This record gives sequence, structure tokens and C1' cells, in this order.
RNA sequence: CAUAGACAAAGGCACUCCUUUCGCGAGGAAGGUUCGCAAAGCCACCGGUCUACAAUCUAGACAGCGGAGUUACCAAA
Repeated sequence: CAUAGACAAAGGCACUCCUUUCGCGAGGAAGGUUCGCAAAGCCACCGGUCUACAAUCUAGACAGCGGAGUUACCAAA
């Protein structure tokens, strides 16, 4: 340095639910809660799922459903 990830350490994020708010909707944001997570950081490129309008077409959402890309703490085997 790379890979890997522990009966390590310091921390981090926040499923779900509730309140407020934005959106036609999927869903997003803030606060509380904390199931879990070694990338549960970022990213809509690919697959997948969902929403709206729909004859076709199209426009969106989900990164805690996978893949790819990219950045990163720690120090055991």
C1' cells in the first nucleotide's frame, strides 16, 4: 500500500413508527424513536420494484433490492 473485517477502539448512519411540512402520487425534508448496517457515504449508468398520465409514447420515485463507478475511519488475524 492492497485485500480482508475481530468477543478491538473512536465514532457514524437511521428500518419502522409518530409529529410537522412539500408533492396528483410513488415519495422527499425537519424533529423524536432505533430494527439493523463495515461503506445503511455519494452516484439513477444497468437490472429490478413502485407512481402518474396513458392507445403507443413519456415523465418521475426508490441508493436500507442487487450490479457497476467513485471517496473513506481504525487497527487485530